[in-house]
Context: one part of a larger RNA
RNA sequence: GAGUGAACGCUGGCGGCGUGCCUAAGACAUGCAAGUCGUACGCGAAAGGGGGAAACCCUAAGUAGAGUGGCGCAAGGGUGAGUAAUAGUUAGGUAACGUACCCUCUUGCUGGGGAUAACCAGGGGAAACCUUGGCUAAUACCGAAUAGUCCGUAUCAGCACACAGUUGGUACGGUAAAGCCGCAAGGCGCGAGAGGAUCGGCCUAACUCCUAUCAGCUAGUUGGUAGGGUAAUGGCCUACCAAGGCUAUGACGGGUAGCCGGUCUGAGAGGAUGAUCGGCCACACUGGCACUGAGACACGGGCCAGACUCCUACGGGAGGCAGCAGUUAGGAAUCUUGCGCAAUGGGCGAAAGCCUGACGCAGCGACGCCGCGUGAGGGAAGAAGGCCUUCGGGUUGUAAACCUCUUUCGGCAGGGACUACAAAAGACGGUACCUGCAGAAGAAGCCCCGGCUAACUACGUGCCAGCAGCCGCGGUAAGACGUAGGGGGCAAGCGU
Numbered sequence: 001g002a003g004u005g006a007a008c009g010c011u012g013g014c015g016g017c018g019u020g021c022c023u024a025a026g027a028c029a030u031g032c033a034a035g036u037c038g039u040a041c042g043c044g045a046a047a048g049g050g051g052g053a054a055a056c057c058c059u060a061a062g063u064a065g066a067g068u069g070g071c072g073c074a075a076g077g078g079u080g081a082g083u084a085a086u087a088g089u090u091a092g093g094u095a096a097c098g099u100a101c102c103c104u105c106u107u108g109c110u111g112g113g114g115a116u117a118a119c120c121a122g123g124g125g126a127a128a129c130c131u132u133g134g135c136u137a138a139u140a141c142c143g144a145a146u147a148g149u150c151c152g153u154a155u156c157a158g159c160a161c162a163c164a165g166u167u168g169g170u171a172c173g174g175u176a177a178a179g180c181c182g183c184a185a186g187g188c189g190c191g192a193g194a195g196g197a198u199c200g201g202c203c204u205a206a207c208u209c210c211u212a213u214c215a216g217c218u219a220g221u222u223g224g225u226a227g228g229g230u231a232a233u234g235g236c237c238u239a240c241c242a243a244g245g246c247u248a249u250g251a252c253g254g255g256u257a258g259c260c261g262g263u264c265u266g267a268g269a270g271g272a273u274g275a276u277c278g279g280c281c282a283c284a285c286u287g288g289c290a291c292u293g294a295g296a297c298a299c300g301g302g303c304c305a306g307a308c309u310c311c312u313a314c315g316g317g318a319g320g321c322a323g324c325a326g327u328u329a330g331g332a333a334u335c336u337u338g339c340g341c342a343a344u345g346g347g348c349g350a351a352a353g354c355c356u357g358a359c360g361c362a363g364c365g366a367c368g369c370c371g372c373g374u375g376a377g378g379g380a381a382g383a384a385g386g387c388c389u390u391c392g393g394g395u396u397g398u399a400a401a402c403c404u405c406u407u408u409c410g411g412c413a414g415g416g417a418c419u420a421c422a423a424a425a426g427a428c429g430g431u432a433c434c435u436g437c438a439g440a441a442g443a444a445g446c447c448c449c450g451g452c453u454a455a456c457u458a459c460g461u462g463c464c465a466g467c468a469g470c471c472g473c474g475g476u477a478a479g480a481c482g483u484a485g486g487g488g489g490c491a492a493g494c495g496u
Base pairs, nucleotide, nucleotide: 007496008495009494010493013372014371015370016369017368018367019365020364021330026328027327028326030325031324032323035071036070037069040068041067043065048059049058050057051056078283079282080281087208088207089206090205091204092203093202094201097200098199102196103195104194105193106192107191108190109189110144112142113141119134120133121132122131123130124129148175150174151173152172153171154170155169156168157167158166159165179188180187181186209255210254211253216246217245218244221243222242223241224240225239226238227237228236258280259279260278261277262273263272264271265270285306286305287304288303289302308319309318310317311316336362338361339360340359344358345356346355347354348353375405376404377403378402385396386395387394388393409442411437412436413435414434415433445490446489447488448487449486450471451470452469456485457484458483459482460481466473467472
């Protein structure tokens, strides 16, 4: 000199675009953040209104609602604790693999069965909820039929070949399905197979901080055989066998740390860094575990254990903001318990649509960058006042007054959007923008002036009070302390 997710002090007019818990991965009140489908299925209110003397009936309404079932909830959003390699980056491999929804192609959807929730009746419990009996439906569940280029076993041939595999054929065995809407046409679905797309799993190589005041480490350890397990290779796991494997090219241990695209700096080489945005990873109160599923060992799912908080009728229960706001604590320090699904995107649905704290916006903070304004022209050999003075004057200073002019921004008033696609639909927003009106009107500070370093005098003080980044100033004329005048620098900022 440059920079910052900054903070602190003084000051503060406007706008645009960004950005905002770096600390306690501390604890959290409250609301919201993942639902949807009646064109899969059975059940099915009430208030209100109408009728009636009443019982009751009609309507509300096959609505609300819960339940079975399907899809989604593994995405999106948050955080950086852990992790020095089970991660990341780059380049490859998978003849060792998977992939719901989507696309293309082929083919099929025949005929049966038994349950169960909801519901009804009863019981238990303070509650959470549990339980007994009875009824019922399905695209829920289960046999049967049929079938393949699917799966398994055996076998033949080609390719390939260490093994494994791959292509084609044969034999035997196994395994499918669901219906709904529509008058219909048809549409939406369902099963099997092949291919694609997408997204992933696994493997290999190179690279990725400090420490030798860490020098030896290792028993599933290293390899083999067999088996189990997995979508799949593999000590991933188990049994047996062998005795290996790693290491000064730093093993093992300790410390620190998410990695990258990038960012900051620098002429570069390099150094530092990893907020916001994008990719990957890991985590979801702490530790462990599996279930469901195409996919999880699953932030707003489950179970167990632990700590903590809450409820309790003391028997027992409930909870997890590192989602968005917000509270509290910690801290030098970091925002609204806002509006809207109008746009973009996502889930479900045939659709209408519903949901969406993703997102789009608004709010707060000079936190940053950028832009604009706080007026413009004229105006004295130069008012007053202040300060200095050698008392002559100098300086503040064209500065002010005064004259002429303008009206950005701000204010008031009127009009008033785009962003929206064939139609409808605008949160932002009565915002931006346009027009008119008044009037220089409402808008300048901060730091410094001994040298480094641009900028000097007076008074006060008297090694005191104080200053200070370094050198150093202050003990009676201090350009270094304090005040004033003047000056220098930057400017809605300026300093630290």

Predicted 3D model of a 496-nucleotide part of an RNA (small-subunit ribosomal RNA, 5' domain) from a Deltaproteobacteria bacterium. Taxonomically the source falls in Myxococcia (Bacteria, Pseudomonadati, Myxococcota).